[in-house]
RNA sequence: CUCAUCGAGAGGGGCAGAGGGACCGGCCCGUUGAAGCCCCGGCAACCCGUUCUGGAGUGCGUGAAGUCUCACGCCGCCCGGGACAAGGUGCCAAUUCCGUCUCGUGGCGAGAGCCGCCGCGAGAAAGAUGAG
Repeated sequence: CUCAUCGAGAGGGGCAGAGGGACCGGCCCGUUGAAGCCCCGGCAACCCGUUCUGGAGUGCGUGAAGUCUCACGCCGCCCGGGACAAGGUGCCAAUUCCGUCUCGUGGCGAGAGCCGCCGCGAGAAAGAUGAG
């Protein structure tokens, strides 16, 4: 830099001793013990692996038919779906804890437009994780 995902899920112990939730604001968590390190456990299914299975085309092979089709086969190539969880990562308070921007839209405000507030939908940004 590119692509995918981010409303689900899963915590105990030891050492340590004041911070942590990315940044900023809010709001939370924390001396009934934060960060960090270690041990054990778990979640999940991104990668790897094992396995089942669907689709269309195509390549190769075999056979049939005979002029452009058909059938079968291949741990073939391409695109999916499911199961398992040994390995590589990741994760185990709160939706990525909430927010920001753009467009659309509903309600409220004297309220048609502009504007403000409260919502909803789509997209983007920022961030995180994986794969390349």
SAM riboswitch aptamer (S box leader) from a soil metagenome, 132 nucleotides, folded computationally.